[in-house]
RNA sequence: GGGAAAAAAAGGCAAACCAUCCGUAAGGAUGGGGCGCAAAGCUUCCGGUCCUGAGCGAACGAAGUGAGUCGAAGGAUAGCGGGGUUGCCAAG
Numbered sequence: 001g002g003g004a005a006a007a008a009a010a011g012g013c014a015a016a017c018c019a020u021c022c023g024u025a026a027g028g029a030u031g032g033g034g035c036g037c038a039a040a041g042c043u044u045c046c047g048g049u050c051c052u053g054a055g056c057g058a059a060c061g062a063a064g065u066g067a068g069u070c071g072a073a074g075g076a077u078a079g080c081g082g083g084g085u086u087g088c089c090a091a092g
Stems, first nucleotide, its partner, number of pairs: 012037002017032006035079001041085003045082003048077005056071003060064001
């Protein structure tokens, strides 16, 4: 330098679920737990999905006092996918 397929070692991460806490919510944090993961490290740039209390605009309707529909805005998800970026071990 390389990294196909597969394997080993050192170590790493941690789904569901449970407890406590935070949030309106999606969801998150910590501890337990261990389904899985070679980037299940980091990053919302693109697409997807999901959420929205107090609130904004629109369409439709007899009726939505509500996230029913569409949009704006703001969020969540990197363990939904792609991109970017960093990186342990390592055969020939």
The RNA shown here (c-di-GMP-I riboswitch aptamer) has 92 nucleotides and comes from a Candidatus Omnitrophota bacterium. The sequence is in RNAcentral, with records from Ribocentre. Rfam family: c-di-GMP-I riboswitch aptamer. Its family is annotated with cyclic-di-GMP binding in the Gene Ontology. Rfam's curators write: GEMM was predicted in a large-scale screen for bacterial structured RNA regulatory elements. Taxonomically the source falls in Candidatus Omnitrophota (Bacteria, Pseudomonadati).